[in-house]
Formats: sequence, C1' cells, structure tokens
RNA sequence: AUUUUAUUGAGAAGGGUGGAGAGAUCGGGCUCUUUGAAACCCUGGCAACCGGCACAAAAUACGCUGUGACAAGGUGCCAAUUCCCGCCAAAGGUCUGUUAAAAGACCCAUUUGGAAAGAUAAAAU
Repeated sequence: AUUUUAUUGAGAAGGGUGGAGAGAUCGGGCUCUUUGAAACCCUGGCAACCGGCACAAAAUACGCUGUGACAAGGUGCCAAUUCCCGCCAAAGGUCUGUUAAAAGACCCAUUUGGAAAGAUAAAAU
C1' cells in the first nucleotide's frame, strides 16, 4: 500500500511547548478556537479489537464458536452520530399541471433504510 472481516447514535481531559487555525478530502451548512487552533510531549482516563482468565456443547486436550467478568501488555480513542447534508430507495410533504385525474419537478422543509467514502482493529498478500 492493497484485500478480507468486524465495528462505527455509547464512553473518556488536565498540564507543558506552540502561536492560527481546526472539524479526512471537495462543495454547502454548522460548530470549535487568542478564555489559545493544529502539531509534539507528559500525566490521567475511556473502551475492550488483539490479549490473558473462567464457563458452555462431543471421551479428553488443543483449536474453533458463543457467553461472562478482567485490564498487566499491543493498538486505538478522549467537542458535536464518522458534526450534518451530497448517491440510491421508501414514506411524507410542497409546487406545477388537470374539470377531476394522470404525469412531472422539487424538499436548502421532514423521517427511515441502504450504499459510497472515511476511521479503527485483526488477519492475509
């Protein structure tokens, strides 16, 4: 770097250096920020992917799978749902249209589901 699988509305902040931006990218919105952004460092914490432990099913063990509690170690993370929208579908609505319909457009006016992209872990190449 690529691929696969899983997760992605929960959770967890103080200090030092620094000195103007930041929230992945592009567009739009919104938010954070000189009461100090990013980045780096220290300390603390969260979580439970890896991990080690116990239990369950077949004669046993290992492995696998599931469940539970744990947190020493390897990662990760510690504003806002992955901050929100963008693509597709459904519902609903608005407008146009019509005698009424059909039909069409739109939703920067709403909700739900999915996808894509991203992030993280584990494994493989």
A computed fold for a 125-nucleotide RNA from a Saprospiraceae bacterium, annotated as SAM riboswitch aptamer (S box leader). The prediction has a mean pLDDT of 80. Its Rfam family is "SAM riboswitch aptamer (S box leader)". Rfam links the family to the GO term regulation of gene expression.